RNAcentral holds the sequence, with entries from Greengenes. This is a predicted structure of a 1470-nucleotide RNA (small-subunit ribosomal RNA) from an uncultured bacterium. It matches the Rfam family "Bacterial small subunit ribosomal RNA". Its mean pLDDT, the model's own confidence on a scale to 100, is 86.
RNA sequence: UUAGAGUUUGAUCCUGGCUCAGAACGAACGCUGGCGGCAGGCUUAACACAUGCAAGUCGAGCGGAUGGCUUCGGCCAUUAGCGGCGCACGGGUGAGUAACGCGUGGGAACCCGCCCCUGGAUACGGAACAACUCCGGGAAACUGGAGCUAAUACCGUAUACGCCCUUUAGCUGUAGAGGCUAUUGGGGAAAGAUUUAUCGUCCAGGGAGGGGCCCGCGUCCGAUUAGCUAGUUGGUGGGGUAAUGGCCCACCAAGGCUUCGAUCGGUAGCUGGUCUGAGAGGAUGAUCAGCCACACUGGGACUGAGACACGGCCCAGACUCCUACGGGAGGCAGCAGUGGGGAAUAUUGGACAAUGGGGGCAACCCUGAUCCAGCCAUGCCGCGUGGGUGAUGAAGGCCUUCGGGUUGUAAAGCCCUUUCGACGGGGACGAUGAUGACGGUACCCGUAGAAGAAGCCCCGGCCAACUUCGUGCCAGCAGCCGCGGUAAUACGAAGGGGGCAAGCAUUGUUCGGAAUUACUGGGCGUAAAGGGCGCGUAGGCGGCCUGUUGCGUCGGGUGUGAAAGCCCCGGGCUCAACCUGGGAGGUGCACUCGAGACGGGCGGGCUGGAAUCCGGAAGAGGAUGGUGGAAUUCCCAGUGUAGAGGUGAAAUUCGUAGAUAUUGGGAAGAACACCGGUGGCGAAGGCGGCCAUCUGGUCCGGUAUUGACGCUGAGGCGCGAAAGCGUGGGGAGCAAACAGGAUUAGAUACCCUGGUAGUCCACGCCGUAAACGAUGUGCGCUAGCCGUUGGCCAGCUUGCUGGUCGGUGGCGAAGCUAACGCAUGAAGCGCACCGCCUGGGGAGUACGGCCGCAAGGUUAAAACUCAAAGGAAUUGACGGGGGCCCGCACAAGCGGUGGAGCAUGUGGUUUAAUUCGAAGCAACGCGCAGAACCUUACCAGCCCUUGACAUGGGCGUUUAGACCUCGGGAGACUGGGGUCAUCAGUUCGGCUGGGCGCCACACAGGUGCUGCAUGGCUGUCGUCAGCUCGUGUCGUGAGAUGUUGGGUUAAGUCCCGCAACGAGCGCAACCCCUAUCUUCAGUUGCCAACGGGUUUGGCCGGGCACUCUGGAGAAACUGCCGGUGACAAGCCGGAGGAAGGCGGGGAUGACGUCAAGUCCUCAUGGCCCUUAUGGGCUGGGCUACACACGUGCUACAAUGGCGGUGACAGAGGGGUGCAAAGGGGCGACCUGGAGCAAAUCCCAAAAAGCCGUCUCAGUUCGGAUUGCACUCUGCAACUCGAGUGCAUGAAGUCGGAAUCGCUAGUAAUCGCGGAUCAGCACGCCGCGGUGAAUACGUUCCCGGGCCUUGUACACACCGCCCGUCACACCAUGGGAGUUGGCUUUACCCGAAGACGGUGUGCUAACCCGCAAGGGAGGCAGCCGGCCACGGUAAGGUCAGCGACUGGGGUGAAGUCGUAACAAGGUAACC
Repeated sequence: UUAGAGUUUGAUCCUGGCUCAGAACGAACGCUGGCGGCAGGCUUAACACAUGCAAGUCGAGCGGAUGGCUUCGGCCAUUAGCGGCGCACGGGUGAGUAACGCGUGGGAACCCGCCCCUGGAUACGGAACAACUCCGGGAAACUGGAGCUAAUACCGUAUACGCCCUUUAGCUGUAGAGGCUAUUGGGGAAAGAUUUAUCGUCCAGGGAGGGGCCCGCGUCCGAUUAGCUAGUUGGUGGGGUAAUGGCCCACCAAGGCUUCGAUCGGUAGCUGGUCUGAGAGGAUGAUCAGCCACACUGGGACUGAGACACGGCCCAGACUCCUACGGGAGGCAGCAGUGGGGAAUAUUGGACAAUGGGGGCAACCCUGAUCCAGCCAUGCCGCGUGGGUGAUGAAGGCCUUCGGGUUGUAAAGCCCUUUCGACGGGGACGAUGAUGACGGUACCCGUAGAAGAAGCCCCGGCCAACUUCGUGCCAGCAGCCGCGGUAAUACGAAGGGGGCAAGCAUUGUUCGGAAUUACUGGGCGUAAAGGGCGCGUAGGCGGCCUGUUGCGUCGGGUGUGAAAGCCCCGGGCUCAACCUGGGAGGUGCACUCGAGACGGGCGGGCUGGAAUCCGGAAGAGGAUGGUGGAAUUCCCAGUGUAGAGGUGAAAUUCGUAGAUAUUGGGAAGAACACCGGUGGCGAAGGCGGCCAUCUGGUCCGGUAUUGACGCUGAGGCGCGAAAGCGUGGGGAGCAAACAGGAUUAGAUACCCUGGUAGUCCACGCCGUAAACGAUGUGCGCUAGCCGUUGGCCAGCUUGCUGGUCGGUGGCGAAGCUAACGCAUGAAGCGCACCGCCUGGGGAGUACGGCCGCAAGGUUAAAACUCAAAGGAAUUGACGGGGGCCCGCACAAGCGGUGGAGCAUGUGGUUUAAUUCGAAGCAACGCGCAGAACCUUACCAGCCCUUGACAUGGGCGUUUAGACCUCGGGAGACUGGGGUCAUCAGUUCGGCUGGGCGCCACACAGGUGCUGCAUGGCUGUCGUCAGCUCGUGUCGUGAGAUGUUGGGUUAAGUCCCGCAACGAGCGCAACCCCUAUCUUCAGUUGCCAACGGGUUUGGCCGGGCACUCUGGAGAAACUGCCGGUGACAAGCCGGAGGAAGGCGGGGAUGACGUCAAGUCCUCAUGGCCCUUAUGGGCUGGGCUACACACGUGCUACAAUGGCGGUGACAGAGGGGUGCAAAGGGGCGACCUGGAGCAAAUCCCAAAAAGCCGUCUCAGUUCGGAUUGCACUCUGCAACUCGAGUGCAUGAAGUCGGAAUCGCUAGUAAUCGCGGAUCAGCACGCCGCGGUGAAUACGUUCCCGGGCCUUGUACACACCGCCCGUCACACCAUGGGAGUUGGCUUUACCCGAAGACGGUGUGCUAACCCGCAAGGGAGGCAGCCGGCCACGGUAAGGUCAGCGACUGGGGUGAAGUCGUAACAAGGUAACC
């Protein structure tokens, strides 16, 4: 001292990427900005630079000059020159450099001005050159000639312990060196100044400090860079240097480096440190500090202690400037500053006061080093923008359920303070005596006054913080997931809130999270990942015992690991940042002492690993040669005749020139039935008739031999299915390509008929594969059980059992695994070594290399793009998957629809309007169980505006209301008259309530929108048998179990079994109707038993037995018997019974699905309208009509029509009602009014039935349509009612494809009633009458249930999804070429320069010489090799552009098909 989260799915676990929260920054950008301290400030163009400054100083080295003074002796000041020291420091930058450059630790062959210490010395001489003067050249820069002159400038000589070279000897010491002492010969110094106290100078030794050189180790990426090297590697000798060295040269040798990564390419200054991180690590190298490199670019040397020299020189080049065109000048990567570049980085400031540096004896001078100031929120740190009190919780804002909530003690108000800032005054430390740029600064005191001082980002999740409005897939947001299509906490605004705060947010970058490169600390059966297999090199790793060594390893000590930084303890600025003292640490390196286990080395031994030998064994192991039979095809011949063949069905094809079939004979090639096996062999690929030969490996047994000889294996080498390639053979069958026939919308396929490469052999290539156990090799260890194969051993019962070794399978414990699964042949536990992986796509592609004859293989990227791509398992759904089972689902049957006419609904069209909704099943005789007005929502017109309706306030009135009537008007509305009638309480006050009218305002009202904001209700799957829960158990989990299984049922019904045991909602039952009986009750029923009466009818009395009615009960439960089944549940049959195995029917509809339907039943959020989208009225429309569809009615006729006859129901309805009898009318109907609130009366007749007739005809069928005349309802039948009579008499002769209902009192058929309703029914809801046919069965169609299987589906197959083409955009490969960078080789040229040679020209010092002159030395010049730039030629490599071209990626709704996912409809894949 270690934190996680979001995102792949319907859900889950895992893998895996992407993203976020953190910290940091020399930053930048946006908004904002009070103060101070400390720090920082061109990361880009090592781009170009105007101007000023950045290195001078010394008169105590020297001679002059100038100025001043002078006592004329000289003195003072200044300084151009000679001379000395410095200018190699300090300051800048990071271009170059992958290097002994840097870091760290060592080393030997070195140097050193100034400084310190020690010893010694400082003697004698000489010759010049500047300045200056004179004469020139030049525009300038500058410069030539002659002459004079000083020195601490220069030269010679002397001396010199020690110093250097050299000779010899001794001592010490060594691997070799070296050191010390003595000794021989030779060589080398100096400078003076002056104030007389110093400062200098020379030689030598030492020190300090600095520097040069060498070595070990460490120090980025690329192998799509694998070989590099000629001074190269070494030696000898020499040169050179301060010094080692191939640094350089001559000669000799042929080496040196490299897979432990040389060479090459790219990138980069290195470090202390800095940032991050738990650490390991990763990233980085601003500021500060150390080292290096560079100074316009390239080269070169000079001077010097030190340079190859930032503000020096020479040359070359580019650039800029000056010029009189002859020639010159320059180098901010010093400090400021300018232009430029850029997202971006400051003043042409002050001072040498301090610190430090140079010079000087010093005073002092210089110092853009430095110290300060200025600018910038660039960062870090600190402070402030006020404190207290203050509730009516003010106003305003916002929200609101309208009550209120919130902003919010916040404000105001009252009381107080004055930090910072402002103003006034004082005023430092830094300085030890003087000197202060900073600076009138810090600090202190005083004065006034809350006064001058708050923003930024965020509020969907991650992630802390929510509402309203606006917008309406628009505008926009977005880090990821994702928001926005009319209620957006995600956009914009506002209110409110959260976070941080003089800042905040964004962008960029780094580390973290990321165990997502895994050393710490990952993986590879299926997620990405085991090499196709073997042999084997390097390398890595290695059995038992023992000795030794001390390389690794471990322990101790010493040195080092600069300072700063980090950490700890202190100290100083009021604190902090910051500064400062001390300590610790610095995991490293080196030296040294020790240990001896383990690893390594060396030595000795061992047998267990490994190999050999002997004996035996099995085998499709390999190669070569031979040989056999069956089959196929072909050929010949015979028999034989019309077909054969092929398919889902066909056709192409063969066949009368004789096929197919069949018999005999022959030829050829290929492959080897049965045995044959989850058998065997092999390293893998792979290997199959039989025989022989040659040959590899394996296994078993053994008392034998060797003695670790082993394992693995980067490169390498070999083997390596099929297809393919080359050459030559061979070719029966099969069969890519190809042809034809089919199929099809098409069919370049699947099917069929043919058919060539090929398949076969030989030789040579290729080198891949789903080369798979998707599982590298080897060794050891870790329960078992059951097969099989090869050997051996033992036992006996002789074909079995047991044991053991090797192989090959099935199951399974522990363990492992995400799960699936693996499990002694591991995917367990370990060791060793190799190979490989790091999101998907792009892509196993491009380029490059290597290999190949080619095809191609191998190695192997990037741009760009996506927020996933994946694995396993789960639940569903689905399948042209499987199993089991239901349903009028099919089948079997009966009747319909689809054709006709009409009715009705719908679409469409029309219209001023044809109101609206319903839309596959599950909209369409549906909402509507009644549109002429009304309804009514629509249209036109005319009216009303607190409204037709509700609540509240005020005022008035005391009312209501009904009826009759006269006007205007289409009516709403409005004006008038009349009649009847006129609230309750009361404190008697219009006082209270109520009513009515008026007024104003709140509001009413809306069938306006949203059924995708909702409640409720409903449809549907489906009366299907299912849907769940609790606890337990299993699973990491989704989830499973239960609910699966065996039976059974109509049923998750029941039984049995079972890690389940129970329970709930469903099923069933309980409820209603119906079928039988009993009982109770009796204004219907009956003369059943009696009586009366005749009007003959239960009509009457009477009665309740029967029928019936409606209450209560009984009855049915597989209860009984037999069979079957498992002794169960149940099933089958039977008895009894009115009824039998849920008797028939109804009501009853689980969890849920369809964003199903309904805002126009109702309710309701939101939105919208408010003299209208509300309200009233008249008229119109919803009734339209070229069409299309659904549902019906009536028919097409004889099972019928018509006429006659007049028999038998049930269930209902009836008071603005049903209405009888009677009368009228052909009839609808009218009249009439008995009776009846109904088991009483009425509607009411039931109809089909029965009898007669018609006789197959568009009819005596059918009734549409139309005409005329009526009836009824109603204010009113024109648009637009129903009915009646007469007349008319249409289509239609049983209905294409297709399609509906029904399994028994059902279908079919017949009539009756009811709701709605003034009237209007073919619809709807009921009722009864008559009353069938058929069901073999579950293959198929549809729907459903359970189990199972596959899945790439989950919006769930109406799913998913692939490729071409077309369009747009993006990046990229090839590309005739073209442009440029870097670089190599060869050659040419060869500046400056040092070096070598020469040096006849020139030459003060020294030597010789009296001199002339000569010598030594030097200089110019010339020559030589070296060499920068430049040039020529040929390469290598990288990059830019490039007509055209290749593929790739991306892009809501394009085209063509349907490849894949379900057996995906031809299994898929390599």